[in-house]
RNA sequence: GAGACUGGUGGCUAGGGUUCCGACGCUUUUUGCGUGUCUGGUCCGAGAGCUGCCACCGGCGGGCGCCACAGUCCGCCGGACGCACGGCGGGACAAAAGCCCGGGAGAC
Numbered sequence: 001g002a003g004a005c006u007g008g009u010g011g012c013u014a015g016g017g018u019u020c021c022g023a024c025g026c027u028u029u030u031u032g033c034g035u036g037u038c039u040g041g042u043c044c045g046a047g048a049g050c051u052g053c054c055a056c057c058g059g060c061g062g063g064c065g066c067c068a069c070a071g072u073c074c075g076c077c078g079g080a081c082g083c084a085c086g087g088c089g090g091g092a093c094a095a096a097a098g099c100c101c102g103g104g105a106g107a108c
Base pairs, nucleotide, nucleotide: 007054008053009052010051011050012049015044016043020041021040022038023035024034025033026032056079057078058077059076060075061074062073063072064071083103085106089101090100091099
């Protein structure tokens, strides 16, 4: 200096806006319009937040299989889950965001 790997997913939360509901205001009060600098419900939602499950690797034990292996199924333990400061700008959905671009650019 370069490359590869550091998995996936459900629930929840920090957070987010305003499509729907509600709230508030106006109105033709049937209804329609406005307000998210309206606490809320629906909704979106974390690589660096919490938690569950699955997958992967190793070891041990048991069943099937086998001349013996290989293989396969189940269970248990352990590992990998260590570290992680982070723009501007752009994107989607109604819109915004710690969502996606992105463990990016950059910094150490």
A computed fold for a 108-nucleotide RNA from Devosia sp. Root413D1, annotated as Guanidine-I riboswitch aptamer. RNAcentral records the identical sequence in 2 taxa. The prediction has a mean pLDDT of 82. The sequence is in RNAcentral, with records from Rfam and Ribocentre. It matches the Rfam family "Guanidine-I riboswitch aptamer". Gene Ontology term of the family: regulation of gene expression. NCBI's taxonomy places the organism under Bacteria, Pseudomonadota, Alphaproteobacteria, Hyphomicrobiales, Devosia.